[in-house]
């Protein structure tokens, strides 16, 4: 250096055959239950989809670059 993966809510991840408000699980924050905690229930908030640019009516998704992390190979 070249080649393949991932990168999306604090965490771990799903969605990547372009289309409606981007989701789930645990956490967190209310509230019900309970003497109190835990568990269980119900709610809520929490995301410029790794960056920038392209393409297109419409990008998490396609397309180039860069950057991070892993993993082959001279």
């Nucleotide at each position: 250096g070249c080649c393949c993966u991932g990168g999306u809510a604090g965490c771990u991840c799903a969605g990547c055959u372009g289309g409606a408000u981007a989701g789930a699980g645990c956490a967190a924050c209310g509230g019900a239950c309970u003497u109190c905690u835990a568990a269980u229930c119900c709610g809520u908030a929490g995301g410029u989809c790794g960056c920038u640019g392209g393409u297109u009516c419409g990008a998490a998704u396609c397309c180039a670059g860069c950057c991070c992390a892993g993993g082959g190979u001279g």